This is a predicted structure of a 105-nucleotide RNA (FMN riboswitch aptamer (RFN element)) from Acidaminococcus massiliensis.
The source organism's lineage runs through Bacteria, Negativicutes, Acidaminococcales, Acidaminococcaceae and Acidaminococcus.
Model confidence (mean pLDDT): 84 of 100.
The same sequence occurs in records of 2 taxa.
RNAcentral holds the sequence, with entries from MGnify.
RNA sequence: GUCUUUGGGGAGGGGUGCGAUUCCCUACCGGCGGUAAAGUCCGCGAGCCUCGGCACGAAUCGGUGGAAUUCCGAUACCGACAGUACAGUCUGGAUGAGAAAAGAC
Numbered sequence: 001g002u003c004u005u006u007g008g009g010g011a012g013g014g015g016u017g018c019g020a021u022u023c024c025c026u027a028c029c030g031g032c033g034g035u036a037a038a039g040u041c042c043g044c045g046a047g048c049c050u051c052g053g054c055a056c057g058a059a060u061c062g063g064u065g066g067a068a069u070u071c072c073g074a075u076a077c078c079g080a081c082a083g084u085a086c087a088g089u090c091u092g093g094a095u096g097a098g099a100a101a102a103g104a105c
Base pairs, nucleotide, nucleotide: 001105002104003103004102005101006100012026013025014024015023027089028088029079030078031044032043033042034041039077040076047054048053059075060074061073062072063071081092082091083090
């Protein structure tokens, strides 16, 4: 350099109601690279669009250690767009796209 493959998880129980996996109580989930092992640090991807650009969430305290906002303990917090009784978990764009990873030559 060419090609191939892989490449996102989660609503169980109860309450109100004509109607809610959307509200309330409880439960559950965590893409990719970096770095002491990270949803919350640094960066990337995912969205919108007139293809110029636009948008882009959230953590503290204590402990161990040479080193951790990453481990251990504790208590918190966050989650695109469209639809629908208000959605991180349902349905849809999507048998899509994609950071990137592995392999073949």